This is a predicted structure of a 72-nucleotide RNA (transfer RNA) from Candidatus Cryptobacteroides sp. The RNAcentral record of the sequence draws on ENA. The organism belongs to Candidatus Cryptobacteroides, within Bacteria. The same sequence occurs in records of 2 taxa. Rfam family: tRNA. By type it is a transfer RNA.
[in-house]
RNA sequence: GCGGGUGUAGCUCAGUGGUAGAGCAUCGGCUUCCCAAGCCGAGGGCCACGAGUUCGACUCUCGCCACCCGCU
Numbered sequence: 001g002c003g004g005g006u007g008u009a010g011c012u013c014a015g016u017g018g019u020a021g022a023g024c025a026u027c028g029g030c031u032u033c034c035c036a037a038g039c040c041g042a043g044g045g046c047c048a049c050g051a052g053u054u055c056g057a058c059u060c061u062c063g064c065c066a067c068c069c070g071c072u
Base pairs, nucleotide, nucleotide: 001071002070003069004068005067006066007065010024011023012022013021018055026042027041028040029039030038049063050062051061052060
């Protein structure tokens, strides 16, 4: 330099054009003599960043950044 992959909640990951979800973690409650476990509930993300297409974009297109793999 070329090609491919990944980037979404604190963490690990879903989500193939129509109101962004789960598990764990965190906080509150129930339960217990206390703790843990269990049960119920809550908060938390404008989807790496910028632009474009579209009535509408996490999703399609272009650029750009970081990381991973391969080639030279």